[in-house]
Molecule: Lysine riboswitch aptamer
Organism: Tigheibacillus jepli
Formats: sequence, C1' cells, structure tokens
RNA sequence: CGGUGAGGUAGAGGUGCAGACAAAAAGAGUAGCCAGUCGAAGGAUGACAACGAUGAUGAUUGGCGAAAGGUUUGCUUGCCGAAGCAUAAUAUGGGUCGUACAUAUUAUUGCUGGGGUGUCCUUUAAUAGGGGGCACACUGUCAUGCAUGCAUGUGCAUGGAGAACUACUGAUCGA
Repeated sequence: CGGUGAGGUAGAGGUGCAGACAAAAAGAGUAGCCAGUCGAAGGAUGACAACGAUGAUGAUUGGCGAAAGGUUUGCUUGCCGAAGCAUAAUAUGGGUCGUACAUAUUAUUGCUGGGGUGUCCUUUAAUAGGGGGCACACUGUCAUGCAUGCAUGUGCAUGGAGAACUACUGAUCGA
C1' cells in the first nucleotide's frame, strides 16, 4: 500500500422504534344478571358437551350493570433491524377436540433505510387506530455524473440498500 471477516467499540437519521406504569375518553347504558308480560321449540357451535316445557332463543317493561383488545396524554426504560410483516415449527390457553383463534419462543427463512399523504383490501364497536398492496413527493446515507468553490464543502440529477453508513480500533494474508 492492497485484500479478507456479519471482528470490536462508539455514533447519526426524527412527526424515529418498542415496552412498563398512571390517568382520561370511548367501548356502553352494550354484554350479562334479577323481576314481570307475550309467545311456543329449539338455541349455540367448525363439531360436541353444558342450556331449554321448572318455558330456552326472540320481543317488551322495570331495575342493577361490566370487561378486554385498541386510542390519547403524562412519566419512565431500553434502543437505531430500533421494529414490523409474511411463512414454517414448537409450546400454552379455554368445558372437550381442532390447526379455527390468541399469546410466547425459534429460524443466520423471506421482505421493508425512515416517517408522511392518498387510494384499495383486511381487522375492529368505530369513519379512531393497526396490518398489507400500490402511487406520490419529503428526508437521512452511500455511489456515479455535472456545475461551483477555496474549500475539502455546496447545489442539481440518477441509482442502490440497514449484514448498510460514519469514526476509532483489532485480527489475518500478500507485496
């Protein structure tokens, strides 16, 4: 000087990401329970069990009356593949079973740099919010090209991806 490795440490992106705690709104006068009236056989389920002529489901009157997930605010913790999604496997859950749902873990599995707006699909009580696809510009980073500059930058254009980028440092190979 050049090469190799997901070497190690520390950083930056910003309406940045995720979690815990507390409160509030909404959920909702809903679900459910009690009493009365009408009415008369199933209801529920993916399939059963439990429930129902001691009158269920349903309708109506009166009374009592939730919760979960999600949201917002505050505070706090950990961080920058933070995190999210998809697929597969395993485990747990409920009255029983399921691969139907929910949660957790794993995979060097695959995709996404980040947030935003719009639209379609989906989820949800919801038009809130979340997830996915597409489009649009914005922004950070690197590379390339052009211009400018006396500064080692600035501006413009194009393109790529986070196993990246920047800084320091270590190991090893070659000359």